[in-house]
């Protein structure tokens, strides 16, 4: 520090996800030791049991018992225990310490101040005092009540308990003086009032007590500032805000009360609701921030729930009191008791959190003079890998690279120096011995829970100690097997459908390690809320437009102030934490000393540039004035003509109208057409212009009236008066709404006619709201420049509207201001593009955005008559959704151009019969493959074989091949028997080579064993090779350069031209490659060479004839080599090019004809059944052998052919002319034979020699005369021939007989542009035999092409695109099914809360107090007084009750839409002009 993921690829936007760090954690697997920490996050749920706050006899009175011992016979008594225990009065403590975080959004907390508005026990310090009296009371005794808890009466008694009196102050009050801003401080005078307690000690003395001042520490109260969410909470408030009097408190105050006034708070967010203890700090982060508030420390709040006070220095009190409530327990039913959010522990809840331990030894606390007692604070131990830190599980050597496992190309390779083995060490753990610090109290002595622990030493032996996750990319680490869209994985992208590095297992590897993973959660990455540090034309995002309030921001120039700002100094910012430097535990974690930090707040001093405030000035911003001209700016009133429609009348007759074509409709009751007149409404042609005006919406005949704004010129006036603008107010197209008018045309709805599979549409005929006016609503638009407003600055060119200046007779032209356009530079932008009218450079203000869907939906609020508007979520779901540009592909987009593509022609197919292939069906099997590019195809030839299929019979190292071991022998051949055969069996025969010759070795071979064979079994979607197709179409690319962020582009586009990316020209391209063309073969002309088997002109011979012979080398021909054609020449066109058109010459003319030749690639095209080959499957069978059958089936459908339907023909007879081939398992002549197929025969020929071999159509002659025929030949019967082991299933041919359909073929469809189509025959491959098929050959030999609109295919350019599996694409909605979350809903049911009324416990306060009453006063006394108390009444008030609201949950028959879901239904809305943009 980044990475993955939208696309075919790219850039951008944007979300999702990952890598990091952390954790009070939990879960899974695993687990050796130690140190230091941490440990109910949930039910502030309920709690059994024990402990957690007592102490003081030196404040006081009283005062046992057991036990021991003494006396006594015993009963009993004494002493001791002991002034002890228990309890009581009294004092101090119990308000600390410990727990928890429910409540609390608050001066609760933090920070800084204030207190001149306060308190303070114990402690320290200073001063003074501590005299003299009195009356009670608990304990105790006794008695009564009660189950108990507890209580009552009577009697006795003490105090440091309680109460008067004395003393008297620096305390308190009054006064006036000094000082101070102030309610204060200081000093003086006068007055008033209050105190006490004693204990210990022989004593000195000491501990106490009372009053006062001061201090320290602690606390109360007040204030500034700071820190959560929601406006779908906008108004809140009656003690409320203030004043006066009174009360109250330690203390200011509406804190309380009476009266008076009407205030106070709030958009800088009151009130309400939700959530939450706050902080030091902790985690993360570069920081700024974000998140958290466990442990430790500070503060607060709470103590079963609610209320209340008492005591006290301090509480409204966790282990106190009273009352109410809920709950639990006891009960004799009358009544009582209790409060673990102290430490342990229990139940419960929960994913989850420990021992009912030891000790006061240390630290600290309470009491005490002290000893000492108490202390679940604390110190320790225990449990838990919960976290952090440290250590170990061994070290060295060790290659036959052991065994084993995995893999394997069978050679090997990996685990791997790893192990074994040898040598060594002993941490930790174990055993044994020694053994601490922590400890000191006034002195001495004593005293250790931890703990026989840490630590030290010894002993022994590698001995007791390794797992977890991952290995497709991100992300480090790869193979085998299994599985087969199954089982499963998954953080995202995504894996799995038979070769899975992604599932499961094995091996191997990577990472971390006593842990490792997973899950949750926080920050980071995320600049993805952007202060640092983002955006808004098209990605999400500018408010529809203006006016303007608050607010924010604001020109130039003086003076002053010092709030902001800057600097200095001081205080504070607790400790711990963090950072740095050191110290202590063997290190570290941990702990500790010092320093720094704590970015903050406060005070004070200084500065005055900038902002601010006050004050003075200025004119440039802004405004006013004066003078002008422009304009569909607005409102109201009037007015004009054209046109449509309607009405009336005339003329006039059969149609009109409408469409792609029609029909509905109108018309003989007279339409349409035409003429004249009239009515009425709406809109204003031409002018009209990227021209004008307006803020936007918007504004268009003409005239008048009223009225707003902008612009130009002048520079007289004001003097910053400005900009923006949350709320607010106003305007706001169309449609729509209300009321009343109006209504010509147009026209939702609606009706009809068409179209269509349907057509609730598009088209047509009608037609109502509406459109128009008046008044009032509505308030939305793609209200768009998809671009908020203002100001300033920043190269240009060119139009146009309005004004001014110069200039001119008028112009042109030039300068200038304000508008409005086009094109372009810098710059900006993801790109497209914007570009002085910015999307550039800057400042100010406002609005808005934060992934897609759900959704502009729901709920709430508000506005509206309604329709609906504004505001505006969530659950759930997806990993994308988007923008711009690129390359393709596609378009019922465009342009250009080709092709037997159409057209023009000729002949076919589709109809018939037959042949053949396919589908289908059938079958035991009808083997398999191929489907635009299969279908007379693989198959150049299925009777057996072939053959892969079926049935049956056999074989199992096998029919064929290789190696090894063992064993035997030649192998083999002949014959017989059984059998369908394979095969089996018997007999006979045969028995090799070398050699040292009965050895040994070799060749061949049978049998047995073994490794291996075999498979036309599967996968062409694992493959090679070969092939088809687009397509013989003209394309496909590369290097360098250039352009672009990039994908890519350029080149290859453009202008011409060509069959051609063929060539020329131009051009940021220049070149090159694969294709095209040429080179190759063949054919067409000529030449040279050669002359047999071919040829024969001349010469000779010769025949019935014949190159038959001699001979010739001329010709033909053969087969080798050359020539020839190149737009070379010429005229024209063209650009002076390329080229095209015409001509000459030429056998041939513009690639002469034909062939071979098939670019990059496409179709997971075809072939595992040609061959090769991975993997899988099979191994007495899916191999192999054999017989028979099948591939030849047959209702039917399709393809390809043949033969025909006839007279351009058929039959018969005669006669002529080829080319190219083939031939020894062969072609086979002559001749004989048969009616023929054929048979016999065998010359010749390994072939320019011989043979196949007769070419046929044609031509000549003749018959047939338009008919199912002398056409046609199927079918069938009979008789034969040939091949072959064998023609039944199932061959071909011959002859005789038979003589079917068919009279030119519907929709549709195929081939062909010249030696072509058509037509005619010949040959060959395969092959024993078997072509109407296939491959070749020649003979005869046409017609037509105007042309490129259309169909099909293709090429180039361009355009649109939501397609890229690429239009056979993509994709929308209803319905149906499943499922999920959610809204509404008669209601039902919780929780919170407001208001009103009621209620009124305990308690404090007030009043009363005839009852009760020790202390003081009067009195001899009785008694009275004063005071106090009980009781009563009242104010306040908790729970509770009643009524009525509000808010928020749960649930709810039914219902609404929404999301999601491999293959459901209906249509076809969008994307191309998407077929109606």
């Nucleotide at each position: 520090a980044g990475a993955g993921u939208u696309u075919g690829a790219u850039c951008c936007u944007g979300g999702c996800u990952c890598a990091g760090a952390g954790u009070c954690a939990a879960c899974g697997c695993u687990g050796g030791c130690g140190g230091c920490g941490u440990g109910c996050c949930u039910a502030a749920c309920a709690c059994a049991u024990g402990c957690a706050a007592g102490u003081c006899g030196a404040a006081c009175g009283a005062g046992a018992a057991a036990g021991u011992u003494c006396c006594g016979c015993a009963a009993g008594g004494g002493a001791u225990g002991a002034g002890u225990a228990c309890a009581g009065u009294g004092g101090c403590g119990c308000a600390c310490g410990g727990g928890u975080g429910a409540g609390u959004a608050a001066c609760a907390c933090g920070u800084g101040g204030a207190u001149a508005a306060c308190c303070u026990g114990c402690c320290c310090u200073a001063a003074a005092g501590u005299g003299g009296g009195g009356g009670a009371u608990a304990a105790c005794a006794u008695u009564c009540c009660g189950a108990a808890a507890g209580g009552g009466g009577u009697g006795c008694u003490a105090a440091u308990a309680c109460c008067g009196c004395a003393u008297a102050a620096c305390a308190c009050c009054c006064u006036a003086g000094u000082u101070g801003a102030g309610a204060g401080a200081c000093a003086g005078g006068g007055g008033u009032u209050a105190a006490a307690a004693g204990g210990a000690g022989c004593a000195a003395u000491u501990c106490g007590c009372u009053u006062u001042g001061g201090g320290a520490g602690g606390g109360g109260u007040c204030c500034g500032c700071g820190g959560c969410u929601g406006a779908u909470u906008a108004g809140c408030u009656a003690g409320u805000u203030g004043g006066u009097g009174g009360g109250g408190u330690a203390a200011g105050a509406g804190c309380c009360u009476a009266c008076c006034a009407a205030g106070g708070c709030g958009a800088c967010g009151a009130u309400c609701a939700g959530u939450a203890g706050c902080c030091g700090u902790c985690c993360u982060g570069a920081g700024a921030g974000g998140g958290a508030g466990c442990a430790c420390g500070g503060c607060c709040a709470c103590a079963c729930u609610g209320g209340a006070a008492c005591u006290g220095a301090g509480a409204c009190a966790c282990g106190g009191u009273c009352c109410a409530g809920a709950c639990u327990c006891c009960u004799a039913c009358g009544g009582g008791a209790g409060g673990c959010a102290g430490c342990a522990g229990u139940g419960g809840g929960g994913a989850a959190u420990u021992u009912u331990u030891g000790g006061c030894a240390a630290u600290g606390g309470g009491g005490g003079a002290a000893a000492c007692c108490c202390u679940g604070a604390c110190c320790a131990a225990g449990c838990a890998a919960c976290g952090c830190c440290g250590c170990g599980u061994g070290g060295a050597u060790g290659a036959u690279g052991a065994a084993g496992u995995a893999u394997c190309u069978u050679g090997g390779u990996a685990c791997g120096u790893a192990a074994a083995a040898u040598c060594c060490u002993u941490u930790c753990g174990g055993c044994a011995g020694g053994g601490a610090c922590g400890a000191a109290u006034c002195c001495a002595a004593u005293u250790g829970a931890c703990g026989g622990u840490a630590c030290c030493u010894g002993c022994g032996g590698a001995a007791g100690a390794a797992g977890c996750u991952c290995c497709g990319g991100c992300c480090a680490a790869c193979u085998c097997c299994g599985u087969g869209c199954c089982a499963g994985c998954a953080g995202c992208c995504g894996c799995g459908g038979u070769a899975a590095u992604a599932c499961g297992g094995g091996g191997g590897g990577a990472g971390c390690a006593a842990g490792c993973g997973u899950u949750g959660u926080u920050c980071g990455g995320a600049a993805u809320u952007a202060c640092u540090g983002g955006g808004c034309g098209u990605a999400a995002a500018g408010g529809g437009c203006g006016c303007g309030u608050a607010g924010g921001c604001g020109a130039c120039u003086g003076g002053g102030c010092a709030a902001g700002u800057a600097g200095g100094u001081g205080g504070u910012g607790a400790a711990a934490u963090c950072c740095c430097c050191g110290g202590g535990c063997u290190c570290a974690a941990c702990u500790u000393g010092g320093g720094g930090u704590c970015u903050g707040c406060c005070a004070u001093c200084u500065a005055a540039a900038c902002u601010g405030c006050c004050u003075g000035g200025c004119u440039g911003g802004a405004g006013u004035g004066c003078a002008g001209g422009a304009g569909g700016g607005g409102g109201c009133a009037g007015u004009g003509g054209a046109a449509u429609u309607c009405c009336u009348g005339g003329u006039g007759u059969a149609g009109c109208g409408g469409c792609g074509a029609a029909a509905u409709g109108c018309g003989u009751a007279g339409a349409g057409a035409u003429c004249a007149g009239g009515a009425g409404g709406a809109a204003c042609a031409c002018c009209c212009g990227u021209g004008g005006c307006g803020a936007a919406g918007g504004c268009g005949g003409c005239u008048g009236c009223c009225u707003g704004g902008a612009c130009u010129g002048c520079a007289a006036c004001u003097g910053a008066c400005g900009c923006u603008g949350a709320g607010g107010c106003g305007c706001g197209a169309a449609a729509g709404c209300u009321a009343g008018g109006g209504g010509a045309g147009c026209a939702a709805a609606c009706a009809g006619g068409a179209u269509u599979a349907g057509a609730u549409a598009c088209c047509c005929u009608g037609g109502u709201a509406g459109u128009c006016c008046u008044a009032g609503c509505c308030c939305u638009a793609a209200a768009c420049g998809a671009u908020g407003g203002a100001u300033a600055c920043u190269u240009g060119c060119u139009g146009u509207g309005g004004g001014g200046g110069a200039g001119u007779c008028a112009a042109a032209u030039c300068c200038u201001c304000c508008g409005u356009g086009g094109c372009g530079g810098c710059g900006c932008u993801a790109a497209c593009g914007c570009a002085u009218u910015a999307a550039g450079u800057a400042u100010c203000c406002c609005g808005c955005c934060u992934g897609g869907g759900g959704a502009g939906u729901a709920c709430g609020g508000u506005c509206g008559c309604a329709a609906g508007g504004c505001u505006g979520a969530a659950a759930c779901u997806c990993a994308a959704a988007g923008g711009a540009a690129u390359u393709g592909a596609c378009g019922g987009g465009g342009g250009c151009c080709c092709g037997c593509a159409c057209a023009a022609g000729c002949g076919g197919u589709g109809g018939a019969g037959u042949a053949u292939g396919u589908g289908g069906u059938u079958c035991a099997a009808u083997u398999c493959g191929a489907c635009c590019c299969a279908c007379g195809c693989g198959a150049a030839g299925a009777a057996c074989c072939u053959u892969a299929c079926c049935u049956g019979g056999g074989c199992u190292u096998g029919a064929a091949c290789u190696g090894g071991a063992g064993u035997g022998g030649a192998a083999g051949c002949c014959a017989g028997c059984a059998g369908a055969g394979a095969u089996g069996u018997u007999g006979g025969u045969g028995u090799c080579c070398u050699g040292a010759a009965u050895a040994a070795g070799g060749a061949c071979u049978g049998c047995u064993c073994u490794a291996g064979a075999g498979g036309u079994g599967c996968u062409g979607c694992a493959u090679g090779g070969c092939u088809g197709u687009c397509g013989u179409c003209a394309g496909c690319u590369c290097g360098u350069g250039u352009c672009g962020u990039g994908a890519g582009a350029u080149g290859u586009u453009g202008g011409g031209u060509u069959a051609a990316g063929u060539c020329c020209c131009g051009c940021a391209a220049c070149g090159a490659g694969c294709g095209c063309a040429a080179c190759c073969c063949u054919u067409g002309u000529c030449c040279u060479u050669a002359g047999u088997u071919g040829c024969u002109a001349a010469c000779g011979g010769g025949u019935a004839a014949a190159g038959c012979c001699g001979a010739g080398a001329a010709c033909c021909c053969u087969a080798a080599g050359g020539a020839g054609a190149c737009u070379g020449c010429u005229g024209g066109u063209g650009a002076u090019a390329a080229a095209c058109c015409g001509g000459a010459g030429g056998a041939a003319g513009g690639u002469g004809g034909g062939g071979a030749u098939g670019a990059c690639g496409u179709c997971a095209a075809g072939u595992c059944c040609u061959c090769a080959u991975g993997g899988c499957c099979u191994u007495u069978a899916u191999g192999u052998c054999c017989a028979g059958g099948g591939c030849u089936a047959c209702a039917c459908a399709c393809g390809u052919a043949c033969u025909a339907c006839a007279a351009u023909g058929g039959g018969c007879g005669g006669u002529a002319c080829a080319a190219a081939g083939a031939g020894c398992u062969g072609c086979a002549a002559a001749c004989c034979u048969g009616a023929g197929a054929g048979g016999g025969g065998g010359a010749g020929c390994c072939a320019a020699u011989c043979u196949c071999a007769g070419a046929a159509a044609a031509c000549c002659g003749u018959c047939c005369u338009c008919a199912g025929u002398u056409c046609g030949g199927a079918u069938u019967g009979g008789a034969g021939u040939c091949u072959g082991c064998a023609a039944c299933u199932c061959g071909a041919c011959u002859c005789c007989a038979u003589g079917a359909a068919g009279c030119u073929g519907g929709a549709a469809u195929c081939g062909c542009u010249a030696g072509u189509a058509a037509u005619c025959g010949c040959g060959g491959a395969u092959c024993a035999g078997c072509a109407u098929g296939c491959c070749g050959c020649g003979g005869u030999g046409a017609a037509u092409a105007c042309g490129u609109u259309c169909c099909c295919g293709g090429g180039c350019c361009u355009u649109g695109u939501a397609c890229a599996c690429a239009c056979c694409g993509c994709c929308c909605g209803u319905c149906a099914c499943a499922u999920c979350a959610u809204g509404a809903a008669a209601g039902c049911u919780g929780c919170u809360u407001g208001u009103a009324c009621u209620a009124g416990a305990a308690g404090c306060c007030g009043c009363u107090g005839a009852g009760u009453u020790a202390a003081c006063c009067c009195g001899c006394a009785a008694g009275g007084g004063g005071g106090a108390c009980a009781g009563g009444c009242g104010a306040c008030c908790a729970a509770g009750g009643u009524a009525u609201g509000a808010g928020u949950g749960g649930u709810g028959a039914u219902u609404g839409g929404g999301g999601u879901g491999a293959a459901g239904u209906c249509g076809g809305a969008a994307c191309a002009a998407g077929g109606u943009a």
This is a predicted structure of a 1477-nucleotide RNA (small-subunit ribosomal RNA) from a metagenome. It matches the Rfam family "Bacterial small subunit ribosomal RNA". The RNAcentral record of the sequence draws on SILVA.